This is a predicted structure of a 74-nucleotide RNA (transfer RNA) from Candidatus Roizmanbacteria bacterium CG_4_10_14_0_2_um_filter_36_35. It matches the Rfam family "tRNA". Rfam's curators write: Transfer RNA (tRNA) molecules are approximately 80 nucleotides in length. Its family is annotated with triplet codon-amino acid adaptor activity in the Gene Ontology.

RNA sequence: GGACUCGUAGCUCAGCGGCUUAGAGCGCUUCAUUGACAUUGAAGAGGUCACAGGUUCAAAUCCUGUCGGGUCCA
Numbered sequence: 001g002g003a004c005u006c007g008u009a010g011c012u013c014a015g016c017g018g019c020u021u022a023g024a025g026c027g028c029u030u031c032a033u034u035g036a037c038a039u040u041g042a043a044g045a046g047g048u049c050a051c052a053g054g055u056u057c058a059a060a061u062c063c064u065g066u067c068g069g070g071u072c073c074a
Base pairs, nucleotide, nucleotide: 001073002072003071004070005069006068007067010026011025012024013023018057028044029043030042031041032040050066051065052064053063054062
């Protein structure tokens, strides 16, 4: 330098054009339960879906560029 691939909550990930106005598990906060802790149950906070532009009535999802990680080739 070239090809492919990934980037979604603190962590691990799902989602592959509209059906939830962005979700799950773990973690965090509060409440209930306990003598206390753990477990369990309920509620909640937390996301500019890497960034920018484009296509579309509609984009996390498609296209282009940039940045970053990984694999391979030279």